[in-house]
RNA sequence: GCGAGUGGACACGACGGCCGCCGCGCCGGGAGGCGCGCAUGAGCGGGCUUCCCGGCGGGGAGGAAAGUCCGAGCUGCGCAGGGCAGGGUGCUGGAUAACGUCCAGUGGGGGCAACCUUAAGGAAAGUGCCACAGAAAACAAACCGCCCGCAGCGCUAGGCUGCUGGUAAGGAUGAAACGGUGCGGCAAGAGCGCACCAGAAGCUUGGUGACAAGCUUGCUUGGCAAACCCCACCCGCAGCAAGACCAAAUAGGGGGAGGAUGACGCGGCCCGCCGACUCCCCGGGUUGGUCGCUCGAGGCGUCGGGCAACUGGCGCCCUAGAUAGAUGGUCGUCCACGACAGAACUCGGCUUAUGGUCGACUCGCAUGC
Numbered sequence: 001g002c003g004a005g006u007g008g009a010c011a012c013g014a015c016g017g018c019c020g021c022c023g024c025g026c027c028g029g030g031a032g033g034c035g036c037g038c039a040u041g042a043g044c045g046g047g048c049u050u051c052c053c054g055g056c057g058g059g060g061a062g063g064a065a066a067g068u069c070c071g072a073g074c075u076g077c078g079c080a081g082g083g084c085a086g087g088g089u090g091c092u093g094g095a096u097a098a099c100g101u102c103c104a105g106u107g108g109g110g111g112c113a114a115c116c117u118u119a120a121g122g123a124a125a126g127u128g129c130c131a132c133a134g135a136a137a138a139c140a141a142a143c144c145g146c147c148c149g150c151a152g153c154g155c156u157a158g159g160c161u162g163c164u165g166g167u168a169a170g171g172a173u174g175a176a177a178c179g180g181u182g183c184g185g186c187a188a189g190a191g192c193g194c195a196c197c198a199g200a201a202g203c204u205u206g207g208u209g210a211c212a213a214g215c216u217u218g219c220u221u222g223g224c225a226a227a228c229c230c231c232a233c234c235c236g237c238a239g240c241a242a243g244a245c246c247a248a249a250u251a252g253g254g255g256g257a258g259g260a261u262g263a264c265g266c267g268g269c270c271c272g273c274c275g276a277c278u279c280c281c282c283g284g285g286u287u288g289g290u291c292g293c294u295c296g297a298g299g300c301g302u303c304g305g306g307c308a309a310c311u312g313g314c315g316c317c318c319u320a321g322a323u324a325g326a327u328g329g330u331c332g333u334c335c336a337c338g339a340c341a342g343a344a345c346u347c348g349g350c351u352u353a354u355g356g357u358c359g360a361c362u363c364g365c366a367u368g369c
Stems, first nucleotide, its partner, number of pairs: 001365006008358003013334007021060002024057011036045003062340001066351002069349005074239004078273002081271004086235005091105005106120001107118004121230002126228002128224003143171002145167003149163005179197006198220002200217007243291004253282006265274001298317008335338001
């Protein structure tokens, strides 16, 4: 210099003027309510509080606010207690409130490398499946071929045909054919024997572990669990329109059904405890406000522990909270002409969308010193 890899930060394009919108604080004015003191006849003074108006100050979307895909907090469902069913996760160790997330490793795959990627438990518990082709698809199997023997033909050649056997080395089929290559061995063959390679089992060593290395034993046992299933661990259900309170309204109205022989009630079912109401139809009324709501497993800095995820101490900071839903409009100047996109209870993740700017570390190649 070129080409790659990893992990970060920023974000209406910037600045300014004017006009708005939603919260918060302070000040001033007005109205209402409730106490208090003086007077007690109207009244006067001062306090608290609610609302309205005006002014000033300060704050006001995101890295994904999105998808709502996981996991939690919180709230309710009478007790979540026991069992069944069902669902989820699935190499190991750790982190965490928890997770299907993250970190560090192991094994497999890719890359020269930095690095990336992986639904990665069990097929020797059982059941099942393995299309087409093929003789045979799993306690093997003989279509061709090879070989011993016998019979016949033939009459010399390592011959041909048939039969009984042996044989998985060769051919042929297939995604896959019961370890692979070679030498020996054999009638021909075969882990039958041996060397190397692959796997399995056992032992030793190292590691918390997944696993790795070495040695021994010829032990050689197909694949599919994203088929049922088995094993281990986890899981009640609903969701802020949860839910609580104030105010308002009202008819404990009419009709029907079930229920102490136990209804309704926790939302797949059953059991246990609890114990008196529950459901449907008809006809009506109210439908405003407050809380939940943003201070939280919070952020930043620093010191310590840890390879890391993360975590402990100390210090500092407060950073939207609407309810028809605010965060905008317009003008001017400039530039490289501006992406995806808008909070609605809150967090931790994942996934998806995204024009660009800045900076860090690492690898490969080439060249120069």
Molecule: Bacterial RNase P class A
Organism: Bacillota bacterium